[in-house]
RNA sequence: GUCCGCGUGGUCUAGUCGGUUAUGACGCUUGUCUCACACACAAGAGGUCUCCAGUUCGAGUCUGGACGCGGACA
Numbered sequence: 001g002u003c004c005g006c007g008u009g010g011u012c013u014a015g016u017c018g019g020u021u022a023u024g025a026c027g028c029u030u031g032u033c034u035c036a037c038a039c040a041c042a043a044g045a046g047g048u049c050u051c052c053a054g055u056u057c058g059a060g061u062c063u064g065g066a067c068g069c070g071g072a073c074a
Stems, first nucleotide, its partner, number of pairs: 001073007010026003019057001028044005050066005
């Protein structure tokens, strides 16, 4: 340099043919329990879905570009 894939809470991840309120686990906080801690149980906080445009009544999802990461070829 060319091509391909990926980008979603702190981490990992689901998200169907584009549809109303974005899913789960771990972690974190609080409560119950305990002399206390852990475990267990209950509740809660935490996301401009990488960015900028476009299409659409409507975009995490489709299109173009940018950036980042990974891979193949040279």

Transfer RNA from Allomyces macrogynus ATCC 38327, 74 nucleotides, folded computationally. The sequence is in RNAcentral, with records from ENA, GtRNAdb and Rfam. Its Rfam family is "tRNA". About the family: Transfer RNA (tRNA) molecules are approximately 80 nucleotides in length. Rfam links the family to the GO term triplet codon-amino acid adaptor activity. A source record names the gene tRNA-Val-CAC-12-1.